[in-house]
Molecule: small-subunit ribosomal RNA
Organism: metagenome
RNA sequence: AGAGUUUGAUUCUGGCUCAGAACGAACGCUGGCAGCGUGGAUGAGGCAUGCAAGUCGAACGGGAUCCGCGACUAUAGCAAUAUAGUUGCAGUGAGAGUGGCGAAAGGGUGAGUAACGCGUAGGCAAUUUACCUCCGAGAUGGGGAUAACCCCGCGAAAGCGGGGCUAAUACCGGAUGGGGUCCCCCGGCGCAUGUCGGGGUGAUUAAAGACGGGGAUCCUUCGGGACCUGUCGCUCGGAGAUAAGCCUGCGUCCCAUCAGCUAGUUGGUGAGGUAACGGCCCACCAAGGCAUACGGGUAGCUGGUCUGAGAGGAUGGUCAGCCACACUGGGACUGAGACACUGCCCAGACUCCUACGGGAGGCUGCAGUCGAGGAUCUUUUGCAAUGCGCGAAAGCGUGACAAAGCGACGCUGCGUGGAGGAUGAAGGCCUUCGGGUCGUAAACUCCUGUCGUCCGGGAACAAUGAUCGGCCGGUGAACAAUCGGUCGGUGUGAUGGUACCGGAGGAGGAAGCCACGGCCAACUCUGUGCCAGCAGCCGCGGUAAUACAGAGGUGGCGAGCGUUGUUCGGAUUUACUGGGCGUAAAGGGUGCGUAGGUGGCCCUGCGUGUCGGGCGUGAAAUCCCACCGCUCAACGGUGGAACGCCGUCCGAAACUGCAGGGCUAGAGUGCAGGAUGGGAGAGCGGAAUUCUCGGUGUAGCGGUGAAAUGCGUUGAUAUCGAGAAGAACACCGGUGGCGAAGGCGGCUCUCUGGAAUGCAACUGACACUGAGGCACGAAAGCUGGGGGAGCAAACAGGAUUAGAUACCCUGGUAGUCCCAGCCCUAAACGGUGUGCACUUGGUGUGGGGAGAAUUGACCCUCCCCGUGCCGGAGCUGACGCGUUAAGUGCACCGCCUGGGGAGUACGGCCGCAAGGCUAAAACUCAAAGAAAUUGACGGGGGCCCGCACAAGCGGAGGAGCAUGUGGCUUAAUUCGAUGCAACGCGAAGAACCUUACCAGGGCUUGACAUGUAGCUGCACGCCCGCCGAAAGGCGGGAAGCCUUCGAGGGUGCUACACAGGUGCUGCAUGGCUGUCGUCAGUUCGUGCCGUGAGGUGUUGGGUUAAGUCCCGCAACGAACGCAACCCUUGUGUUUAGUUGCCACUGCGGGUGUUGAAUCCGCAAGCACUCUAAACAGACUGCCCGUACAAGCGGGAGGAAGGUGGGGAUGACGUCAAGUCAGUAUGGCCCUUACGCCCUGGGCUGCACACGUGCUACAAUGGCCGGCACAGAAGGAUGCAAGACCGCGAGGUGGAGCAAAUCCCGAAAACUGGCCACAGUUCAGAUUGCAGGCUGCAACUCGCCUGCAUGAAGUUGGAUUCGCUAGUAAUGGCGCAUCAGCUACGGCGCCGUGAAUACGUUCCCGGGCCUUGUACACACCGCCCGUCACAUCAUGAAAGCCGUCUGCACCCGAAGUUGCUGCACCAACCCGCAAGGGAGGUAGGCACCUAAGGUGUGGGUGGUGAUUGGGAUGAAGUCGGAACAAGGUA
Repeated sequence: AGAGUUUGAUUCUGGCUCAGAACGAACGCUGGCAGCGUGGAUGAGGCAUGCAAGUCGAACGGGAUCCGCGACUAUAGCAAUAUAGUUGCAGUGAGAGUGGCGAAAGGGUGAGUAACGCGUAGGCAAUUUACCUCCGAGAUGGGGAUAACCCCGCGAAAGCGGGGCUAAUACCGGAUGGGGUCCCCCGGCGCAUGUCGGGGUGAUUAAAGACGGGGAUCCUUCGGGACCUGUCGCUCGGAGAUAAGCCUGCGUCCCAUCAGCUAGUUGGUGAGGUAACGGCCCACCAAGGCAUACGGGUAGCUGGUCUGAGAGGAUGGUCAGCCACACUGGGACUGAGACACUGCCCAGACUCCUACGGGAGGCUGCAGUCGAGGAUCUUUUGCAAUGCGCGAAAGCGUGACAAAGCGACGCUGCGUGGAGGAUGAAGGCCUUCGGGUCGUAAACUCCUGUCGUCCGGGAACAAUGAUCGGCCGGUGAACAAUCGGUCGGUGUGAUGGUACCGGAGGAGGAAGCCACGGCCAACUCUGUGCCAGCAGCCGCGGUAAUACAGAGGUGGCGAGCGUUGUUCGGAUUUACUGGGCGUAAAGGGUGCGUAGGUGGCCCUGCGUGUCGGGCGUGAAAUCCCACCGCUCAACGGUGGAACGCCGUCCGAAACUGCAGGGCUAGAGUGCAGGAUGGGAGAGCGGAAUUCUCGGUGUAGCGGUGAAAUGCGUUGAUAUCGAGAAGAACACCGGUGGCGAAGGCGGCUCUCUGGAAUGCAACUGACACUGAGGCACGAAAGCUGGGGGAGCAAACAGGAUUAGAUACCCUGGUAGUCCCAGCCCUAAACGGUGUGCACUUGGUGUGGGGAGAAUUGACCCUCCCCGUGCCGGAGCUGACGCGUUAAGUGCACCGCCUGGGGAGUACGGCCGCAAGGCUAAAACUCAAAGAAAUUGACGGGGGCCCGCACAAGCGGAGGAGCAUGUGGCUUAAUUCGAUGCAACGCGAAGAACCUUACCAGGGCUUGACAUGUAGCUGCACGCCCGCCGAAAGGCGGGAAGCCUUCGAGGGUGCUACACAGGUGCUGCAUGGCUGUCGUCAGUUCGUGCCGUGAGGUGUUGGGUUAAGUCCCGCAACGAACGCAACCCUUGUGUUUAGUUGCCACUGCGGGUGUUGAAUCCGCAAGCACUCUAAACAGACUGCCCGUACAAGCGGGAGGAAGGUGGGGAUGACGUCAAGUCAGUAUGGCCCUUACGCCCUGGGCUGCACACGUGCUACAAUGGCCGGCACAGAAGGAUGCAAGACCGCGAGGUGGAGCAAAUCCCGAAAACUGGCCACAGUUCAGAUUGCAGGCUGCAACUCGCCUGCAUGAAGUUGGAUUCGCUAGUAAUGGCGCAUCAGCUACGGCGCCGUGAAUACGUUCCCGGGCCUUGUACACACCGCCCGUCACAUCAUGAAAGCCGUCUGCACCCGAAGUUGCUGCACCAACCCGCAAGGGAGGUAGGCACCUAAGGUGUGGGUGGUGAUUGGGAUGAAGUCGGAACAAGGUA
């Protein structure tokens, strides 16, 4: 620091996802040790049990018990004495009580709380503060009670009542008053209320003792006290410290679909209350107060913690500060302090006890338990330390705390060994079978000794205090006592026999988890076969899965590793730092304008923003730095830094602001002449349409792609005239004008708005923007009233169509128009908010002005404003924008944050309604999208080709037959090929064989190959016999290899490896082939352009059959294709003449009138033909025209002319095209069978359908006769002549020929005759009979011949095929396969030999350029909506249920306060007393008020028959809306 994912690819936008860190965690697998931390996050749910707050006898009465001493009595004893009891004194001091202090701390939790609760900074002149410290003053004299205790009573208990005795540092008066408080006066100070100090004959106001020591004197109950002294305590006052209370500024979550809230409410006066201010409370008066209020949801706040570069975001567990709470709600009492966690009262819920009358309780203290939960520990030890309470102290108490235990929950450290060790062992896995890998890993050798185990030693935390002794000092009369300091002695450890140290022993006890397709580090095998499964995203799995499962290996981390959850990060994806809005989400429809924000130049002042400095604060801990302590680290200690803020004092005055003054450049006013479809009203006009009337006139009009509906003989359309009505204003008219936008168009008048230009007189910042608000706002729509010519939703009819609720046509109503009022939307678009400023240009156009000049208002130049186009810099993802910015800045407003759900639901506001504005969520997807690129496609365009159409000729489709295919049938009808590009195709030969199929019969190392081992004989084989359909089986026989005698080779048998498979997969493959297409294309290197995909080149202008060539050009070159080179054919030359040829010459022979002549043969010859080799020839070379050139047109010459004809040759690629059955081949499958052999059958089966052909339908013909002319092939189990036989197929026979030598009838044509248009002298199917040939064999199932038979068929519907010249058509001939042949097929050969092409509009295919695109498995594409089914979430809904809450009313506990208080009362007063008084208490009443109740609203949640739409789903139904001009943009 980034990465994956939208696409064929690209850039951008944008979401989703991942890698990191963290956690009070949980779960899975695994688990050695130690240190330090940490551990009920859920039900603030319920709790058994134990403990968590006591202490003081030096405040007080009393005193169990125990002990000591003395006395007495009794018993035992002679006695001393012992035991027991009683009693006195001294000591001890349990349990309980009075009293004091504490119990308000410490500890827990986070429910509530959005608040002065918390944080921070301040204030209190508006306050309190026990204990503590300091200072000043005091502490006098009395009194009456009451617990405990004793007695009695009630009660189950808890507990309570009555009587009697008693003490105090308990309680109550009195005295005194330095002081306090109140009042009055004076002075200082303060922002004010006021406060501080001083004074005054005023009023009022205190107290308690306890424990030590002491020498005189006094008193004494003889214990002691007074007195002196010390300590502690007490009272009043002042000060401090500490703690607390109150107030204030600022900060502190979400929702505006909560916008208004408020009656103690806001303020005042008075009274009350409090420690204290205050509506805190009350009475009265005024009518204010707040507004991010009010309401709803959520939440303890902070230091900090996590994350982050930071800014931020999230969080508030442990530790620390504050707050709140203590079963729920309410209340007060006591007290310095509480409205009180382990106090009290009341109400409620719950639990427990009960004798049913009544009582008790509160773990959110420490442990522990149940429950709920994914989940969180021991009912441990100790007060040794630290701290707290009490005490004079010893000390006591302390679940605070210190420790230990449990949990890998976290952080940290250590270990599970180290070194050597290659036959690279065994084994596993993989393998191309060679090997590789686990792997120096192990074994083995030599070592070490941490942790654990055992044995031994063994800490620190401990020093105060107390006491004893010494010294110094304070107080004191004191060498008592006491206090402070110091030195020495004594004693105190839960953890713990722990840490630590030493020793022993021995590699011995100690490794797992996750991942391995990409992101992301790490790959193979097997299994599985869209199954099982995986998955964070993209996505894997449908027979070769690095993605599932297992294994081996590898990677990562390691006593842990993964998963899940959550937070931050990455995410600049809420953008303060640090984003955007033309087209990706996003500019409000437009203006005016309120609040607000922002604001020109100069001067002066102020100093709150701002800046500088000082001071204060910012608790500690944490973080950071340095050093130090535990062996290190974690952890801890000390110090520093930091803690961004806030407060306060001093200073500065540039900028902003505020106040004052001035200016004119912004803005506005004025004046002048022009421009204008700006707005409103009134009037006027002509053209057109329709209608009405009249004239003329006759059969149609109208409408369409074509029609029909419609109109018309009752006279239409057409035409002329007259009239009526409504609406709109042709030409001018223009990216021309005006307006804020919507929008505005005949002419005139009236009223009225704005802008521009020019002048520079006036005002003097008056400005810009603008949340709310107000106004305007196309069309459609709504209400009322008019109007209504044309047009025209709805509607009707006619067409079209599969349908046609559409497009087209004929009609036609709302509406369109006017007046008044609503509606308030739009692709209200420049998809671009408004204003100002700045930043190169060119060229139009509208308005105004100026200059010069002129006859001139023309032209020209310049300035300002408006409106267009092109384009520079710059910007932009690109397209594009570009002084009219989308450039560069400033100011203000609006808006956006993935797609769908959805601009929807609910709520609210508006509207007559339609509906509008505001505006979610659940759920779902891994995208949705923008621009551009390359293709493909278009019922887009342009250009151009092709037998593509057209023009022609001949066919197919109809018939019969042949052949192939589908289908059907079958035991089997083997398999493959399936649009073009399968179908006379694989098959250039299915009777057996072939043959792969079926039935039956057989074989099992096999029909075939290789190897090993063994055996046997020698071959294998042959012959014979039997069974059999054959294969095969069984039996017999004859002969019997080579040899160096070791054996070897060959062969057979047995056995094992293996053979074999036309079994599957052409979608695992090679190879080959088809097709687009013989089309003219397809690319590369370098350069250039572009962010990039990519483009350029290859496009353009010409030209060509051609990316052929030329020219131009940011391209220059090159490659594969094209062409040429090759073969063949057409002309010539040369060479060569055998088997070819025979002109000349000669010879022989035949025919002949033996004359011409002709035929045959030979010689000679190579002239010619021919054969087969080489060469020549053609290149737009020449001429004319045209053109820049390439080239094109014409011509000459030439056998041939513009590629001369034909062939071979098939670019990059496409179709998962075809072929595993031609061969090869991976994988899978079969192995006495899916292999092999044999016999028979089948591939030929036939109701049909299609393709390809043959033969015909006839007279351009048929039949009969005559007669002529080829080429190319083939030939040895072959071709076969002449001759003979047969009507013929054929037979007999065999000359010749391995072939330019021999063999192998050309036919049509031509010629003569017959036939005369008919199912025929056409046609030949079918069938019968008789033959021939091949073959082991023609039944299924061959071909041919003869005779007989003589079917359909009379030129073929829609539609469709071939062909442009030696072509089509037509005629025959040959060859391959092959025993033969179903060949009419295929491949070739020659003969005869045409017609037509105007042309490129259309059909089909193709090429190039361009355009659109939502397509890219690419139009056989994509994709929309209804319906049907399933699932999910959600809205509405008669209602029903819960929860929170407002208002009104009722009832009203405890309690405070007030009033009352006839009952009751020790202290004080009066009184001898009785009694009275003062004061108080119970009780009563009143206000307030918790809980409760009734009624009525509101919010929110759940549920709900039914219902609405939405989302998703493999396949479904109906159409075909969108994407191309998407077929009606």